[in-house]
RNA sequence: GUCCCCAUAGUUCAACGGACAGAAUAACUCCCUUCUAAGGAGUAGAUCGAGGUUCGAUUCCCCGUGGGGACG
Numbered sequence: 001g002u003c004c005c006c007a008u009a010g011u012u013c014a015a016c017g018g019a020c021a022g023a024a025u026a027a028c029u030c031c032c033u034u035c036u037a038a039g040g041a042g043u044a045g046a047u048c049g050a051g052g053u054u055c056g057a058u059u060c061c062c063c064g065u066g067g068g069g070a071c072g
Base pairs, nucleotide, nucleotide: 001071002070003069004068005067006066007065010025011024012023013022018055027043028042029041030040031039048064049063051061052060
């Protein structure tokens, strides 16, 4: 330099055009317990950035940013 893949809660992953973006775990509150742990109930929490297509974009397209890989 060329090409390919990835980017979603604090973390690990779903959702591949359709309505409140979902789960686990972590955090917080409550219950239980003499206390802690475990267990039960609940709360809050996210789409890398900017454009485009579309009635509708996490999803498709372009550019960029970051990470990983192949070739030279």